The prediction has a mean pLDDT of 82. The RNA shown here (small-subunit ribosomal RNA) has 1530 nucleotides and comes from a metagenome. The sequence is in RNAcentral, with records from SILVA.
């Protein structure tokens, strides 16, 4: 830092999709330790169970249990004994005093902290900065200053009672630091006075008042003195505590600023609402409440919907963006809902009342109960833990203290959730092992990887040391200090002792052995990483692009290989790459995107000079930006991770001090912006009147007669009741030709005969005035083509609907004949258009040119005009820089810059639905989502195709000749049929084609018989001394299958051959031609296809190869940013047409001889014929005309003339174009068979369709007879002659010939005769009968031959169709190949005889080469639209039905506060002797506000619904063919 994806390729513009990073994660495989760190994100859903908040006896009263004592009583062990008794341990009741101090209570502190969760809450909230002069604070610290004397109850307890129970009543008893008065006032509060400050209210000091206002005690330890109930007080002293003020510190509270979500499809809200006055009330302000008074006040309000907020966290280059777990501020909640009480502090998680709904007890009377503390449970869910251990540590509470409590914390389990760190060995070790894979079979590869050799000892195992974390507390001691003091205390120092949940843990040691530890993903391309089997659009992958239909680097499964690692992957989510909302940092002519257009309001933008201010700018100080976190540096666990310490940084916010260019703002100027003003000129600006002509229709009249009219063609239609022409005159409406013009005029839509009136804007010139008056412009307002609407008119043409005619498969269109809204007019409406320059408006600035329009102006002129030049204003063209993907725009910007306003952010749903505004209506305007695709879309380029154009060409059409379709037969081919009719070729370019030869063979088909290493190849090993091959018997249709018999070579090595066993193979016309090679067709013998440098273009591409011109021809010239070159073209090869030569046999015979019936038959010749060698020749060479040139046209000469004829020779390619059956050949399948041998059938079957020949149909013939004239070939298992036989076919027979020698060879044509136009003397088709020949065999299934039969056929339909342009077409016959023969009438050649016609290139059909157009690119056999019919999905209406949420109106109305009243009644004060009375308090009522709930209404918002509405999405459904090419009516 990018990358894949639209296309044939391309540049864009624009979506998806990917690599990163993160996480309170969850899945799926796997799994060795150890340290930090982290774990209910759903159901703020219910909850068993144990703990989570106590403490203080130094604040009381009072005291179980224990223990020791005291005294007494009762029993009595034991032990003395005189046996009379003495002794009296022990236990047991009672009973002193001492110690203990449980579990309850009064009372004081603490239960408002710590802990948990985020339901609500868009501000009563957080964050930051700020105020309080409008405040309040227990405990703590600091000053001062005090603690004097009284009093009268109450728990507990104890006696009786109610209740299951929870609880609870009535009586008596008692104590305080519980409560209650007094005194006393340092001081505080209140009034009054006076200073100084200061921010408005006011705040601070002083000074005075007969106002007002306090406390509680406790423990320790004491020498004199005092009292004493002899226990102790007073009294000193020390500490604690208590009151009363003045600061402090930290906490709390109220207010102010400034940020802090969406949605305008929420645009209006508000009655305590805004302000005042009084007052409640609070610690304090304030409509916070209340009463009266004014009518204010808010505007992103108000409503909805979502959410706790911060530091921070992730992410990013930052700007942002998403988030707001764990830590740490702050808020809010605490079952739901509503209230106060205590108290410093709350309206209180584990306090109270009430109401609700849940769920528990219950004697049914009543009563408990809130895990969003820590465990743990159920549920529900993809999904998150132990009912552990301690209070050793730090931290809270109480307390004097020691010390209790502490699920706060400290710890330690589970879980790879996550970060870091180890480790699963290290070295050596090639026979490159064995195995797996692959494999061209040679090897390659796993791989030093392994074994094996040497070694280590982390971790984990086992054994033994073994920490820190402890500071403290504390007997008792030293000396200091308060004090009358040596008690005593308090600090200080030192101290016996005492405390560790983790934990026998970390850590160290030591044994012992590599021993106990590797897996996940991925390997087409983005993306590192590749083969092999298996599967066959199956099964399956997939993030996008796509893989899979028989060779899948895409699926599966294996090797090998990449990654990463105790984890890897894959889900989900957030940022990122996305500059795809764009402050940083996009855009709008044509890809999404300029408002139809103006006039203007707010806003935001604004000239030139000067002064002052100082609101933004800048700078300097300060204060605060918590801590953690993030970044530096440093330390500390072996390192990291993690943890301490310090800087930094926190971009903000606030006070001040300064600066004064810009920027506001305030004064008071300018004049270049913009407006006035005068002037003469242009104009289809705009509104009314009014005139005009010409078309047209229609009305009367006249002429005048048979059609008009319309169309490709026609018919409807109109005429003889007189049309159409035509002429005359009238009457209507509308629209204004010529002029006229990228000319004019308007803001836009728009404006066009001709004149009057009103009337608006603009340019120009002048520079007189005003003095920044500007410019854009949300909403607002008004104007807006056309059609449409609504009410009056008016209607001549045209003309949706509509109606009739044609057209057509149809035709609700295109054409044609009518025609009505409606097009005009007046009034009011709609408010849209490709309302386009597809380009908002202002203004400033940046090279030229050339038209044209309106003004002035110069120069010219005697004076004008006109032509030149110049200015300013429109408008056009053109092109530079420069932009732009490109087309393309360029002073009229799409250029370079400024200000304002609109508007777009993938396609398609959809310019729709809902809602809302506007309209009579039609409709308009704003304006989504759910689904669904991966593209949609713009400019260029290169095909390719057009019922575009343009030029060329070709037996392509046209002239012609001869044919095919019709008939018969041959023959291929479909189809049917069959056991089998083997099998491939299927427009052209298959179809007399593979097949230059199917009766058996061939033959691959089908029956049926038969072999298996095989008919055939090679090799290898054993056997065999048998070859090869013969012959013979059986059996058999034959193959063959049993059996017998003969039998090699040699160098004697079992060497060669050969059989048979055996194991490797053989074999395969079995598939695939869409795996291939090779050939081949076809376009097309058309003239094309490329390339290297250059240059052009961001690119794909162009350029060359286009243009002119010529050519069969990209062949040749000329120009030209092209210049050269290759593959075709042409030449170069062969055959022919002439000649010259050179050679003559088997070929020839002019001359000479010679001979025969005749014949080159002989001698001879070498002249011609030929025959095959070499050479000549034709090159537009040479002449006219045309021409820059190349050529072309005509002539000459020539056997031949412009490529002389034919012929082989076939570019780049195309057609997945034929051929696996001609060979070859990958892969795949068969192997006692799909091999392979025999016999027989069968490739010839026959209702039929076609192609592609023959043969005719007759007289230019048919029959008879007679007579000429060839060339190519072929010929030994051959050709075959003379002769003889047969009507013939052949036969007998056999000279001659390996051939220029022998052989086999013509028929059309001409001469003559008869036929005489018929289904014939035409035609032969079919059948019968007899033969001939080939063959092992002619029966299905040969060929000829004779006799006989004598069948369709009278020149062949289509807008049908073939071949031919000179020795060609037609016609005629010959030869050959294959072959035993043949089905040949096929095919390849040959020769004879021998034509017509070409005016052109408009048309068909095939091709080249330019340009257009394109939505095509599989390329028009192309793309693609819409109803319909099916199937899915999601959405809109919709009678209605349900649930939710606020609201209004009324009813009811708990508990609490507050406020009245107060029955019975009351200890403390107070006055009284006293009784009473008073202050004061009091259940209970009563009233106001109210939670919940109830009835009514009408909203908002979600869900469901018969049925409907469009939408979307689906290999092969209907139907038409709307677009895209002039797309066939642009």
């Nucleotide at each position: 830092a990018g990358a894949g994806u639209u296309u044939g390729a391309u540049u864009c513009u624009g979506g998806c999709u990917c690599a990163g990073a993160a996480c309170g994660a969850a899945c799926g495989c796997u799994g060795g330790c150890a340290g930090c760190g982290u774990g209910g994100a759903u159901u703020a859903g219910g909850c068993a169970u144990g703990c989570a908040a106590g403490u203080c006896g130094a604040a009381c009263g009072g005291g179980a249990u224990c223990u020791u004592u005291u005294a007494a009583g009762u029993u009595a062990a034991u032990u003395c004994u005189u046996c009379g008794g003495a002794u009296g341990a022990g236990a047991c009741u009672u009973u002193u005093a001492a110690g203990u101090g449980a579990g309850a209570g009064u009372g004081g502190c603490g239960g408002a902290a710590g802990g948990g969760u985020g339901a609500g809450u868009a501000a009563u909230g957080u964050a930051u900065g700020g105020g309080c002069a409008a405040u309040c604070u227990g405990c703590c610290c600091u000053c001062a200053a005090a603690g004097u004397g009284g009093g009268g109850a109450u728990a507990a307890c104890u006696a009786u009672g109610a209740g299951a129970a929870a609880u609870u009543a009535u009586a008596g008893c008692u104590a305080a630091u519980a409560c209650c008065g007094a005194a006393u006032g340092u001081g505080g509060c209140g009034c009054u006075g006076u200073a100084a400050c200061g921010c408005a209210u006011g705040u601070u000091g002083c000074a005075g008042c007969u106002g007002u206002u306090a406390a509680a005690g406790g423990u320790g330890g004491g020498g004199a003195c005092c009292u004493u109930u002899c226990g102790a007080g007073g009294c000193c002293u020390a500490c604690c505590c208590u009151u009363u003020g003045a600061g402090g510190a930290g906490g709390a509270g109220c207010c102010c600023g400034u940020a802090u979500g969406c949605c305008a499809u929420c645009a209006g809200c508000u009655u305590g609402u805004u302000g005042g006055u009084a007052g409640u009330g609070u610690a304090a302000u304030g409509g916070a409440c209340u009463a009266c008074c004014a009518a204010g006040g808010c505007u992103u309000a108000c409503g909805g919907c979502u959410a706790g907020c911060u530091g921070g966290u992730c992410u990013g280059a930052g700007a942002g963006g998403a988030c707001g777990a764990c830590c740490a501020g702050c808020c809010a909640c605490a079952c739901u809902g509503g209230g106060a009480c205590u108290g410093a502090g709350a309206c209180a998680c584990u306090g109270c009342c009430c109401a609700g709904a849940c769920u528990c007890c219950u004697a049914c009377g009543g009563g408990a109960g809130g895990c969003u503390g820590c465990a743990g449970u159920c549920g529900a869910g993809g999904a998150u833990c132990a009912u552990u251990c301690g209070c050793a540590a730090u931290g809270a509470g109480c307390g004097a203290a020691a010390g209790c409590u502490u699920g706060a914390c400290g710890a330690u389990g589970c879980g790879a959730c996550g970060c870091u760190g180890c480790g699963u060995g290290g070295a050596g070790g090639a026979u490159g092992a064995a195995g797996g894979c692959c494999c061209u079979c040679g090897g390659g590869u796993c791989g030093u990887a392994a074994a094996c050799u040497c070694c280590u000892g982390u971790c984990a195992u086992a054994a033994g040391g073994g920490a820190a974390a402890a500071a403290g507390c504390g007997a008792g001691g030293u000396g200091c200090g308060a004090u009358a003091a040596c008690a005593u205390c308090a600090a200080a120092c030192u101290g016996a002792g005492u405390a560790g949940a983790u934990g026998g843990u970390a850590c160290c040691u030591u044994a012992a052995g590599a021993g106990g530890a590797a897996g996940c993903c991925a390997c087409g391309g983005c993306u590192a990483a590749c083969u092999c089997u298996g599967u066959g659009c199956c099964a399956g992958c997939a993030g996008c692009c796509g893989c899979g239909g028989u060779a899948a680097u895409a699926c599966a499964g294996a090797g090998g290989u990449g990654g990463c690692g105790a984890g890897c992957g894959u889900u989900g989510u957030u940022c990122g790459g996305a500059u795809u909302u764009a402050c940083u940092g996009g855009g709008c002519g044509u890809a999404a995107a300029g408002g139809g257009c103006g006039c203007g309001u707010a806003g935001g933008c604004g000239g030139u000079a000067u002064a002052g201010u100082a609101u933004g700018u800048c700078g300097g100080a300060u204060g605060u930006g918590a801590a953690a976190u993030c970044u530096c540096c440093a330390g500390g666990c072996u390192c990291a991770a993690c943890c301490u310490g310090g800087a930094a940084a926190g971009u903000g916010c606030g006070u001040u001090c300064g600066a004064a260019a810009c920027u506001g703002c305030u004064a008071a100027a300018c004049u270049a912006g913009a407006g006035u003003a005068c002037g003469g000129g242009a104009g289809g600006g705009g509104a009314g009147a009014u005139c005009g002509g010409a078309a047209u229709a229609c009305a009367u009249g006249g002429u005048g007669u048979a059609g008009c009219g319309g169309u490709g063609a026609a018919a409807u239609g109109c005429g003889u009741u007189g049309a159409u022409a035509u002429c005359a005159u009238g009457u209507a409406g509308a629209a204004c030709a010529c002029c006229g013009g990228u000319g004019g005029c308007g803001a836009a839509g728009g404006c066009g005969g001709a004149u009057c009136u009103c009337u608006g804007g603009a340019a120009c010139g002048u520079a007189a005035c005003u003095g920044a008056c500007g410019g854009u412009g949300a909403g607002g307002c008004g104007c807006g083509a056309a059609a449409g609407u609504c009410g009056g008119g008016g209607g001549a043409g045209c003309a949706a609907a509509c109606a009739g005619g044609a057209u057509u498969a149809g035709a609700u269109a295109c054409c044609c004949u009518g025609g009505u809204a409606g097009u005009c007019c007046c009034g009011a409406c709609c408010g849209u258009a490709a309302a386009c320059g597809g380009u908002g408006c202002a203004c400033a600035c940046u090279u030229g040119g050339g038209g044209u329009a309106g003004g002035g102006g110069g120069a010219u002129u005697u004076c004008a005009c006109c032509c030149c030049c110049c200015c300013c204003u429109g408008u056009c063209c053109u092109g530079g820089a420069g932009c732009u993907a490109a087309c393309g725009c360029g002073u009229u910007a799409a250029g370079u810059g400024u200000g304002c306003c609109g508007c777009c952010u993938g396609g398609g749903g959809a310019g729709u639905a809902c809602g809302g505004c506007c309209g009579c209506a039609a409709g308009g305007u704003u304006a989504a989502a759910a689904c669904u695709c991966a593209a949609a879309u713009a400019a260029a380029u290169u095909g390719a195709c057009g019922g575009g154009g343009g030029c060329c060409c070709g037996c392509a059409c046209a002239a012609g000749c001869a044919g095919a379709g019709g008939a018969g037969c041959a023959u291929g081919u479909g189809g049917c049929u069959u056991a089998a009719u083997u099998c491939g070729a299927u427009g052209c370019a298959a179809c007399g084609c593979g097949a230059a030869g199917a009766a058996c063979c061939u033959u691959a088909c089908c029956c049926g018989g038969g072999u298996u290493u095989g008919a055939c190849a090679u090799a290898u090993a054993a056997c065999u001394g048998c070859a090869c091959a013969u012959c013979c018997a059986u059996g058999g249709a034959a193959a063959c299958a049993u059996g017998g018999a003969u039998u090699c070579c040699u160098u004697c090595g079992a060497g060669g051959g050969u059989g048979u066993u055996a194991u490797a193979c053989a074999g395969g016309u079995g598939c695939u031609g869409c795996a291939u090679g090779g050939c081949u067709g076809u376009c097309g013998u058309c003239a094309g296809u490329u390339c290297g440098u250059g240059c052009c273009g961001u690119g794909a591409g162009g350029u060359g190869u286009u243009u002119g011109g010529u050519u069969a021809a990209g062949u040749c010239c000329a120009g030209c940013a092209a210049c050269g070159a290759a593959c075709g073209c042409a030449a170069c090869c062969c055959c022919u047409a002439u000649g010259u030569u050179u050679a003559g046999u088997u070929g020839c015979c002019a001359g000479c001889g010679g001979g025969u019936a005749a014949u080159g038959c002989c001698g001879g010749g070498a002249a011609c014929u030929c025959u095959a060698g070499a050479c000549a020749g034709a090159c537009u060479g040479c002449c006219u005309g045309u021409u820059u040139a190349c050529a072309c046209a005509g002539g000459a000469g020539g056997a031949a003339g412009g490529u002389g004829g034919g012929g082989a020779c076939g570019a780049c390619g195309u057609c997945a174009a034929g051929u696996c059956a001609g060979u070859a050949u990958g892969g795949c399948c068969c192997u006692u068979a799909c091999a392979u041998c025999c016999g027989g059938g069968g490739c010839u079957g026959c209702a039929c369709a076609c192609g592609u020949g023959c043969u005719a149909c007759a007289a230019u013939g048919g029959c008879a007879g007679g007579u000429a004239c060839a060339a190519u070939a072929g010929g030994a298992a051959g050709c075959a002659a003379u002769a003889c036989c047969g009507c013939g076919a052949g036969g007998u027979g056999g000279a001659g010939c390996c051939a220029a020698u022998c052989c086999c060879c013509a028929a059309a044509a001409c001469c003559u005769g008869c036929c005489c136009c018929a289904g014939u003397u035409c035609g032969g088709a079919u059948u019968g009968u007899g033969g001939u020949c080939u063959g092992c065999a002619a029966c299905c299934c040969g060929a000829c031959c004779a006799c006989a039969u004598g069948a369709a056929g009278u020149u062949g339909g289509a807008u049908u169709u073939u071949g031919c342009u000179a020795g060609u077409a037609a016609c005629g016959g010959c030869g050959c190949a294959u072959c035993a023969g043949c089905u040949a009438c096929g095919g390849c050649g040959c020769c004879g005889u021998g034509a017509a016609u070409a005016c052109g290139u408009u048309c068909c059909c095939g091709g080249g080469c330019c340009u257009u157009g394109u939505a095509c690119a599989c390329a028009c056999c192309g793309c693609c639209c819409g109803u319909c019919a099916c199937a899915u999905c999601a959405u809109g209406a919709a009678a209605g039905c349900c649930g939710u949420c606020a609201g209004c109106a009324c009813c009811c109305g708990a508990a609490u506060c507050c406020g009245g009243u107060g029955c019975a009644c009351c200890a403390a004060c107070c006055a009284g002797c006293a009784a009473u009375g008073g202050a004061g308090g009091g259940a209970g009522c009563c009233g106001u506000c109210u939670a919940a709930g109830g009835u009514g209404u009408g909203g908002g918002u979600g869900g469901u619904a018969a049925u409907u509405g469009g939408g979307a999405u689906g290999a092969a459904g209907u139907c038409g063919g709307a677009a895209c090419a002039a797309g066939g009516u642009a």